[in-house]
RNA sequence: AGAGUUUGAUCCUGGCUCAGGACGAACGCUGGCGGCGUGCUUAACACAUGCAAGUCGAACGGACCAAUUGGAAAGCUUGCUUUCCUUGAGGUUAGUGGCGAACGGGUGAGUAACACGUGGGUGAUCUGCCCCAGUCAGGGGGAUAACAGUUCGAAAGGACUGCUAAUACCGCAUAAUGUCCGGGACUUGGAAGUUCCGGACCAAAGGGUGGUUGAGGUUUACAAGCCACCGGAUUGGGAUGAGCCCGCGGCCCAUUAGCUUGUUGGUGAGGUAACGGCUCACCAAGGCGACGAUGGGUAGCCGAUCUGAGAGGAUGACCGGCCACACUGGGACUGAGACACGGCCCAGACUCCUACGGGAGGCAGCAGUGGGGAAUUUUGCGCAAUGGGCGAAAGCCUGACGCAGCAACGCCGUGUGAGCGAUGAAGGCCUUCUGGGUUGUAAAGCUCUGUCAAGAGGAACGAAGCUCCGCGGUAGGAAAUGAUCGCGGGAUGACGGUACCUCUAAAGGAAGCCCCGGCUAACUCCGUGCCAGCAGCCGCGGUAAUACGGAGGGGGCGAGCGUUGUCCGGAUUUACUGGGCGUAAAGGGCGCGUAGGCGGUUCGACAAGUCUGGUGUGAAAACGCACGGCUCAACUGUGCGCCUGCACUUGAAACUGUCGAACUUGAGUUCGGGAGAGGAGAGCGGAAUUCCUAGUGUAGCGGUGAAAUGCGUAGAUAUUAGGAGGAACACCGGUGGCGAAAGCGGCUCUCUGGACCGAUACUGACGCUGAGGCGCGAAAGCUAGGGGAGCGAACAGGAUUAGAUACCCUGGUAGUCCUAGCCGUAAACGAUGGGUACUAGGUGUAGGGGGUAUCGACCCCCCCUGUGCCGCAGCUAACGCACUAAGUACCCCGCCUGGGGAGUACGACCGCAAGGUUGAAACUCAAAGGAAUUGACGGGGGCCCGCACAAGCGGUGGAGCAUGUGGUUUAAUUCGAUGCAACGCGAAGAACCUUACCUGGAUUUGACAUCCCUGGACAACCUGUGAAAGCAGGCUUUUCCCUUCGGGGAACCGGGUGACAGGUGCUGCAUGGCUGUCGUCAGCUCGUGUCGUGAGAUGUUGGGUUAAGUCCCGCAACGAGCGCAACCCCUGUUGGAUGUUGCCAGCAUUUAGUUGGGCACUCUUCCAAGACUGCCGGUGACAAACCGGAGGAAGGUGGGGAUGACGUCAAGUCCUCAUGGCCUUUAUAUCCAGGGCUACACACGUGCUACAAUGGCCAAUACAAAGGGCUGCGAUACCGCGAGGUGGAGCAAAUCCCUAAAAGUUGGUCUCAGUUCGGAUUGGAGUCUGCAACUCGACUCCAUGAAGGCGGAAUCGCUAGUAAUCGCGUAUCAGAAUGACGCGGUGAAUACGUUCCCGGGCCUUGUACACACCGCCCGUCACACGAUGAGAGUUGACUGUACCCGAAGUCGCUGGCCUAACCCGCAAGGGAGGGAGGCGCCGAAGGUAUGGUUGAUGAUUGGCGUGAAGUCGG
Repeated sequence: AGAGUUUGAUCCUGGCUCAGGACGAACGCUGGCGGCGUGCUUAACACAUGCAAGUCGAACGGACCAAUUGGAAAGCUUGCUUUCCUUGAGGUUAGUGGCGAACGGGUGAGUAACACGUGGGUGAUCUGCCCCAGUCAGGGGGAUAACAGUUCGAAAGGACUGCUAAUACCGCAUAAUGUCCGGGACUUGGAAGUUCCGGACCAAAGGGUGGUUGAGGUUUACAAGCCACCGGAUUGGGAUGAGCCCGCGGCCCAUUAGCUUGUUGGUGAGGUAACGGCUCACCAAGGCGACGAUGGGUAGCCGAUCUGAGAGGAUGACCGGCCACACUGGGACUGAGACACGGCCCAGACUCCUACGGGAGGCAGCAGUGGGGAAUUUUGCGCAAUGGGCGAAAGCCUGACGCAGCAACGCCGUGUGAGCGAUGAAGGCCUUCUGGGUUGUAAAGCUCUGUCAAGAGGAACGAAGCUCCGCGGUAGGAAAUGAUCGCGGGAUGACGGUACCUCUAAAGGAAGCCCCGGCUAACUCCGUGCCAGCAGCCGCGGUAAUACGGAGGGGGCGAGCGUUGUCCGGAUUUACUGGGCGUAAAGGGCGCGUAGGCGGUUCGACAAGUCUGGUGUGAAAACGCACGGCUCAACUGUGCGCCUGCACUUGAAACUGUCGAACUUGAGUUCGGGAGAGGAGAGCGGAAUUCCUAGUGUAGCGGUGAAAUGCGUAGAUAUUAGGAGGAACACCGGUGGCGAAAGCGGCUCUCUGGACCGAUACUGACGCUGAGGCGCGAAAGCUAGGGGAGCGAACAGGAUUAGAUACCCUGGUAGUCCUAGCCGUAAACGAUGGGUACUAGGUGUAGGGGGUAUCGACCCCCCCUGUGCCGCAGCUAACGCACUAAGUACCCCGCCUGGGGAGUACGACCGCAAGGUUGAAACUCAAAGGAAUUGACGGGGGCCCGCACAAGCGGUGGAGCAUGUGGUUUAAUUCGAUGCAACGCGAAGAACCUUACCUGGAUUUGACAUCCCUGGACAACCUGUGAAAGCAGGCUUUUCCCUUCGGGGAACCGGGUGACAGGUGCUGCAUGGCUGUCGUCAGCUCGUGUCGUGAGAUGUUGGGUUAAGUCCCGCAACGAGCGCAACCCCUGUUGGAUGUUGCCAGCAUUUAGUUGGGCACUCUUCCAAGACUGCCGGUGACAAACCGGAGGAAGGUGGGGAUGACGUCAAGUCCUCAUGGCCUUUAUAUCCAGGGCUACACACGUGCUACAAUGGCCAAUACAAAGGGCUGCGAUACCGCGAGGUGGAGCAAAUCCCUAAAAGUUGGUCUCAGUUCGGAUUGGAGUCUGCAACUCGACUCCAUGAAGGCGGAAUCGCUAGUAAUCGCGUAUCAGAAUGACGCGGUGAAUACGUUCCCGGGCCUUGUACACACCGCCCGUCACACGAUGAGAGUUGACUGUACCCGAAGUCGCUGGCCUAACCCGCAAGGGAGGGAGGCGCCGAAGGUAUGGUUGAUGAUUGGCGUGAAGUCGG
């Protein structure tokens, strides 16, 4: 730091996903040790049990125990025991009293708040214990618990009577530096503070302990005194803590927009420690809010933690600060402090006890239990340390805390061994398999080491204080003691016999988890077969899965590893740093304008922003750096940094701001002009349509692709004249004008807005934008009233169509028009908000002005304003924009954040309605999209070609037969080929064989190959059996080479064993090779360069031309390759050579080129020549080329063939061959006989023969080419009607044979007839081949003589030696062509032309297609599932308002009852004060009524989404 994923590919936009880090985690598998941390995130759910706050006897009176002292008695062991009285050190302690219990510990429910953070204020306050300084403590009084007695109650707990103490309680005295009041001075912003004077008022415990002394009294100890310490009161100050107030800061929703009556302020009073509507009375009517009040939802806040480069985002466990809470709600009391977790009262819910009367309780303290949950520990030890409470202290208490236990929950450390060791062992796995690779130095083996664990021994730091003992000294004191300080010594450890150290033995006890298609490091085999499964995204799996499962191997991490969840990151995907809005999501339809934001030039002042130095604060911990301590690290200590902030303060004055003064260029005003469909109202005009009246006139009109509906003999259409009425304004008219937009078009008048040009003076920043708001706003639509010619939704009819609720036609109502009022939306678009400034040009056009010129108008030049086109820089993803910006900048507004759901639902507002504005979520997908590229496609365009059409000739489709196919049948009818491009195809030839199929009979190392062992030559022949194969037997025979004669080797045959053979079994969608097809179409590409971000383009496009990407020209291209063409073969002309088997002109000869002879000719074979648009003319661009011509055997590729580019069709073939994988192995292999492939209701393809006279038949008679021939072709001759037979000459062939060519020609006959056409079918008789013609051959002869009279829709071939027609040959082959492949003979017609059909090429255009139009894709309906809206309602939660009831309690009033302290009084009694009780205000819970918000649920209902192969249409 990025990556994957939209596409055939590309760039962009944009979402989704991944790699990282983190966690109080959980789950799965696994698990050696240690250190340090952490551990109910859920039910603030309910809690059994134990513990968590006590302490002080040096405050007090008692009670109990008791060493000891003294005395007495008894017992006897005569100095001991027991008992009683006395004394009582010391100890324990219920109660009174003091302090503490408001700390410490827990939790996060509530709280959106001065709760928290930060900085201030307190001149508006309090502060126990602690510290410093000062002063004081005089003299009295009355009670009460404990206790005792009586008594009530089950209990918890009380009641009454009596006694008693205090540092408990209460008067009095005294008192100021205290408080209050009045006055003066100083200070201050102020009511504060300081100080002075006067007045009034308020205290206490001289108690406790110790020491000393012990005059007094006396029992040798006590009291007073003195000293010390601890206490008490008061004042001032400090410290600490707390209260209150303020500035600023930190969540979401506007589908919450208005809220508020103690509300806002004042005066007065009350209350508080204290300000204050905190509370009350009265007065005023305010206060808050778009800078978000009120309401709703959520939430403890922070230091910090996680992440991040940072800015940010998320979080608020542990540790620390603050707050809030303590079963729920309310309340106060005590106190320095509470409205109090382990206090009280009341109400409520719940639990427990109960004798039913009544009581008790509150783990969100530590453990622990149940419950909830994916999930979170021991009912441990100790106060040794640290800290806290009490105490003078010892000490006691302390689930704070220190430790231990449990848990891999996290972080850190460490081990599970190290070295050597190659027969690279065995085994596993893979393999191209006599082998190799890998696991792998890994193991074994040898040599070592000893961390951890185990055992044994030793053994800490944490401990020093308080205190005790001894010694010494300071303040103070008369002295002693000595608070306090110092030195020495003693004692104190939960953890724990733990850490640590040493020793012993021993490699021994200690490795797993995830992953291996890409992202992303790591690959093979087997199994499975869209199954089972995987999956974070893309996606894997349908028989060769690196993606599923297993295995081997590998990669990663490691006592852990994965998964899940959550947060940040990546995500610049909310963009402050750091995004956008023409077409991707996104500019408001347009204007006016409020708040707000922003704002020209100059000078001066101020100093709010800004900058600057300083001060304070920003707790500690954390974080960073440095150095230390645990063996290291985690962890931890110290120091420094940091805490980016806030406040105060010193200065600066450029910029912003504010104030003041000025300016003119922004803006506006004035004057003069002209332009314009700018707006409103009124009037006028002509053309046209329609209608009415009248005339003329007659049969049609109208309408369409064609028709029909319709109109018309009741007189239409047409035409003439007159009239009525409504609407719209031809030509001009123009990317012309005007307007903010919507929009505006005949003419005239009236009223009126704006812009522009030119000119002067004036005002002096008056400006720009504009959330809300207000106004305007096409068409359609709505309301009311008019109007209504034409047009014309709806509707009706006619057509079209498979249908046609459409397009077309005939009609036609709303509406369109006017007036008044609504609606408020449009692709309201330049899909481009407004303003200002700047940034090359060129060329139109509209308005105005200037210059020049001219007599003048033009022409020409310049300026301003508007409106177009082209284009540079720049911008843009590209397309494109480009002074009218989408460029460069600034200001303001609006809007966007993946697609669908959805501009939908709900709510609100607006509207008469229709509807509009605002505007979600659940769910679902991995895309949706923009621009451009290459293709493909189009019932798009242009150009061009092809027997593509057309023009012709002949066929097919009808008949019979042949042949192939489908189908059917069958034991089998073997298999393959299936649009063109399967179907006379594989098959150049199925009677057996072939043969793969069926039936039956046999064989099992096999019919065939290699290796091993063994025997032997093999073969041939014979017999039995059998359909044969085979089986059984017999007879006969003894290979070749070498030899040391033992034997060895080779070939062949028989037998045996196992490796193996074999398979026309499957997969052509695993393959090679070969082939078909587009298509012999003219195309397909590359290198370099250039252009483009890129896919890609260019070249290859364009202008011509060609059969051709053929050539020429042009051109950011220049070249090249595969194709085209040519080179090759045949054929057409000529020459040279060659003359046998060929030929014969002339000579001789013959039946015959037969022979002699010759090689001129034909011909043969070889070698050459020839044709190249070369020449001429014309056209063309001076080109290529085309047209015409000459010459020539041949002329523009002369004709034909071979030759098939890149590729397409998963085209065909595993049955030619080869081959991976799979399957089979007494069978899917092999042999044999017979059958089948030849079946036959039928359908199709390809052919043959015909239907006849251009013919049939008969007779006669010409002229080929190309092939073939020894298991062969086979002549003459003879036989047979014939097929053929006999026979054998000649010939391995220019020699002989097949071999007769046929159509043709000549002559004859038939005469239009199912025939002298046609030959199917059938009967009979034969021939040939062959082992064998039954199934199932071909041919011959005689007889038979079917359909058929030229073929529906449709369809095929052919452009010249072609079609048509005629025969000949060959391959295969024993035999068996109407097929296939060749050969020659005879030998036409037609092509105007390219509109159309089919196929193809090039260019261009559109595209939402790319499996590419046989594409894609929309909606209804039907089915399944999911979430959601509405819904008569039902049922919860929260909350508002009004009223009722009203606990506890504070406060107020009262207080006839009660009442120790004070007062009066001798007393009784009275008074003061207090209290019970009563009343009142407030008041929680509860109740009634009525609203709001929100959730769940609901018959039914609405749409939506998703779902391989449903329906209908498009």
Molecule: small-subunit ribosomal RNA
Organism: metagenome